Background: SAM riboswitch aptamer (S box leader) from Actinomyces respiraculi, 96 nucleotides, folded computationally. RNAcentral holds the sequence, with entries from Rfam. The organism belongs to Actinomyces, within Bacteria. The prediction has a mean pLDDT of 80.

RNA sequence: CAACCAUCCCGAGCGGCUGAGAGACCUGGCUCCCCGACGCCGCAGCAACCGCCCCGCCCCGACGGCGGACGGUGCUCCCGCCAGGAACGAUGGAAG
Numbered sequence: 001c002a003a004c005c006a007u008c009c010c011g012a013g014c015g016g017c018u019g020a021g022a023g024a025c026c027u028g029g030c031u032c033c034c035c036g037a038c039g040c041c042g043c044a045g046c047a048a049c050c051g052c053c054c055c056g057c058c059c060c061g062a063c064g065g066c067g068g069a070c071g072g073u074g075c076u077c078c079c080g081c082c083a084g085g086a087a088c089g090a091u092g093g094a095a096g
Base pairs, nucleotide, nucleotide: 001096004093005092006091007090008089013043014042015041016040017039021032022031023030025085026084027083028082029081044076045075046074048073049072050071051070054068055067056066057065058064080088
């Protein structure tokens, strides 16, 4: 980087910096926002996928399963805000 597989109506906040837009793209709506949105940083939290040399339980035991902790990403306004369009978007995984 493109394709493949899975998920996207559940869950999760405070502070600092910045300063005008933001909600991926287009159209029509709608919502948030100088009572500071969006974005970045710190701490905390949530729990989607993966790992797990650790701990506990199940099992005669192992394999295996379940849970906790830890690690790698991710996420923490509104149904991916709603509808339509598109070779649509985001996140994770395993290879290439």